A computed fold for a 72-nucleotide RNA from Camelus ferus, annotated as transfer RNA.
Rfam family: tRNA. It is annotated as a transfer RNA.
RNAcentral records the identical sequence in 3 taxa.
């Protein structure tokens, strides 16, 4: 310099154009003399950024940016 590939909750990952979700970790009740473990219930991401497509876009198009990976 090419080319792939990966960005989605604090983290690890999920989602085949139509209400954005799972376990970890939090937060609160319960259970305990306390604590751990277990059981209920929360909160919490306008999806990496800018455009386009399209009635509707996390998902498709283009551009960029991080980061990983091949070849030169």
């Nucleotide at each position: 310099g090419a080319g792939g590939a990966u960005a989605u909750a604090g983290g690890u990952c999920a989602g085949u154009g139509g209400u954005a979700g799972a376990g970890c970790a939090u937060g609160u009740g319960c259970u305990u003399a306390g604590c751990a473990u277990g059981c209920a219930c929360g909160a919490g991401a306008u999806c990496c950024u800018g455009g386009g497509u399209u009635c509707a876009a996390a998902g498709c198009c283009c551009a960029g940016u991080a980061c990983c990976u091949u070849c030169a």